RNA sequence: CGAGCAGGCUGGACGGCCGCGGCGGCCGUUUUGCGGCCGCCGAGGAAAGUCCGGGCUCCAGAGGGCGGGGUGCUUCGUAACACGAAGGCGGGGCGACCCGACGGAAAGUGGCACAGAAAACACACGGCCUACGUCCCGUCUUGUGCGGGACCGGCAAAGGUGAAAAGGUGCGGUAAGAGCGCACCAGCGCCGUGGUGACACGGCGGCUUGCCAAACCCCACCCGGAGCAAUUCCGAAUAGGGGAGCCAUGGCGUGGCCCGCGCCGCUCCCGGGUUGGAUGCUAGAGGCGCACGGUGACGUGCGUCCCAGAGGAAUGGCCGUCUCAGGGGCCUUGCCCCCAGACAGAACCCGGCUUACAGGCCUGCUCGCCCC
Numbered sequence: 001c002g003a004g005c006a007g008g009c010u011g012g013a014c015g016g017c018c019g020c021g022g023c024g025g026c027c028g029u030u031u032u033g034c035g036g037c038c039g040c041c042g043a044g045g046a047a048a049g050u051c052c053g054g055g056c057u058c059c060a061g062a063g064g065g066c067g068g069g070g071u072g073c074u075u076c077g078u079a080a081c082a083c084g085a086a087g088g089c090g091g092g093g094c095g096a097c098c099c100g101a102c103g104g105a106a107a108g109u110g111g112c113a114c115a116g117a118a119a120a121c122a123c124a125c126g127g128c129c130u131a132c133g134u135c136c137c138g139u140c141u142u143g144u145g146c147g148g149g150a151c152c153g154g155c156a157a158a159g160g161u162g163a164a165a166a167g168g169u170g171c172g173g174u175a176a177g178a179g180c181g182c183a184c185c186a187g188c189g190c191c192g193u194g195g196u197g198a199c200a201c202g203g204c205g206g207c208u209u210g211c212c213a214a215a216c217c218c219c220a221c222c223c224g225g226a227g228c229a230a231u232u233c234c235g236a237a238u239a240g241g242g243g244a245g246c247c248a249u250g251g252c253g254u255g256g257c258c259c260g261c262g263c264c265g266c267u268c269c270c271g272g273g274u275u276g277g278a279u280g281c282u283a284g285a286g287g288c289g290c291a292c293g294g295u296g297a298c299g300u301g302c303g304u305c306c307c308a309g310a311g312g313a314a315u316g317g318c319c320g321u322c323u324c325a326g327g328g329g330c331c332u333u334g335c336c337c338c339c340a341g342a343c344a345g346a347a348c349c350c351g352g353c354u355u356a357c358a359g360g361c362c363u364g365c366u367c368g369c370c371c372c
Stems, first nucleotide, its partner, number of pairs: 001368010012322007020042010044343001048354002051352005056227004068223005073087005088102001089100004103218002108216002110212003125159001127155003133151007140143001167185006186208001188205007232278003241270006250264005286305008328336003
């Protein structure tokens, strides 16, 4: 210098004018309220998606089991998690580093398209062999000979198919072959050593048990439901509901009539409840700094700060100056001119994950080339 890898920070600044929401103080006014002035505070790294986990609230609930759902290498962190840290194993990259639904297929059930002989009780299409047994033919040197054929058979090495073919490679062995024997490798089981553990390394053994659990299933652990439109309080006008009493024993209905029953009136009491108002509401698993412990996630202690609480929902608009990056011009290398510009916007709160993002800055590391 070029090409990369990992991580972190930032997401315009200042001033003026006009506005908006909240809280506090003062003043005015007719108490509540309303108005004015002053002071303080007023969006984000993701406030987003609402995908996980928790706090909080109400409802339900003896305990246990069945059923259902979730998580799934290990250990640790945490209030908790499907999150994070450190590691193990597998895969990729020359490397920095990146990726992984990564428990169990030797408990059971099931599946494995097409092709192929065969897809899991192995099998035999083409092929290889004729040692053993029976028979036939030929031959001569007449033998337990040699050659050929048929039957009965043997084989799975090589071929072909497939995503996958019943351990792989090599040597021996054989009629041909085969874990049939041996060596190495892979896998499985047992033992030893190291590690908290996942696991690693070494030794021994019989020789081999296909793949799929994002198929049922098995194993281990976890899990009540609903959500701030939760919840609680205040509560009209008006219209319903319930109870008690009162009055002409009135009206209406039922009925031919009376009794009876039902409805209608007035007064008082009770309760539900719509609109509305309040509560929850923001001081919190809180931010920042320092010290200590820890490889780290994180924890502990001390100090310091207060940092939106709206509710159809404020946090805005305009102007000026400056500056970062980018673009343009040139009297061409340092001056002028133009442009604030990404994703986006709190709604009970918090921890994560994921997704979106113009541009800028910083740190550590890797590979290649060149120079000293």

RNAcentral holds the sequence, with entries from ENA. Predicted 3D model of a 372-nucleotide RNA (Bacterial RNase P class A) from a Pseudomonadota bacterium. The source organism's lineage runs through Bacteria, Pseudomonadati and Pseudomonadota. The model forms 94% of the base pairs in the Rfam consensus. Model confidence (mean pLDDT): 76 of 100. It is recorded under the gene name rnpB.